[in-house]
RNA sequence: UAUCAAGAGUGGCGGUAGAGAAUUGGCUCAGUGACCCCACAGCAACCUGCAAUUGCAAGGUGCUAAAUCCAACCAGACACACAAGUGUCAGGAAAGAUA
Numbered sequence: 001u002a003u004c005a006a007g008a009g010u011g012g013c014g015g016u017a018g019a020g021a022a023u024u025g026g027c028u029c030a031g032u033g034a035c036c037c038c039a040c041a042g043c044a045a046c047c048u049g050c051a052a053u054u055g056c057a058a059g060g061u062g063c064u065a066a067a068u069c070c071a072a073c074c075a076g077a078c079a080c081a082c083a084a085g086u087g088u089c090a091g092g093a094a095a096g097a098u099a
Stems, first nucleotide, its partner, number of pairs: 001099004009040004014036001018029003023072004041064003045061003048057003068095001073092002076089005
C1' cells in the first nucleotide's frame, strides 16, 4: 500500500482442556477429543509462470467452522413506538490477518 460477506478436510496407538487475535458483552466449537502437532489432501488471497481482461497452473508464502463469528468508536437510512427504547441494513474509522 492492497485485500479481507467467496473458496477449501480427512486420518493419526500424537495430545489433553479449553478454543474462536487483544479488552468487554454475547454467540458458537469442544472428553462423540476441540485448539495445537504430524501426514496426506484440498482452496486459490497475494507473488510467480503461461495466457493476454475475465482464465489456466499450483512453484513461494498463506489458508481449509460460523462475515475478520457478531457488536462495542463515529454518524446515517428504514420499521415498530406518545416517548424512552428495540430491531434490520449498508457506510466510515480503529484494531487484526495475509501478501

Predicted 3D model of a 99-nucleotide RNA (SAM riboswitch aptamer (S box leader)) from a soil metagenome.
Rfam family: SAM riboswitch aptamer (S box leader). Rfam describes the family as follows. The SAM riboswitch is found upstream of a number of genes which code for proteins involved in methionine or cysteine biosynthesis in Gram-positive bacteria. Gene Ontology term of the family: regulation of gene expression.
The prediction has a mean pLDDT of 80.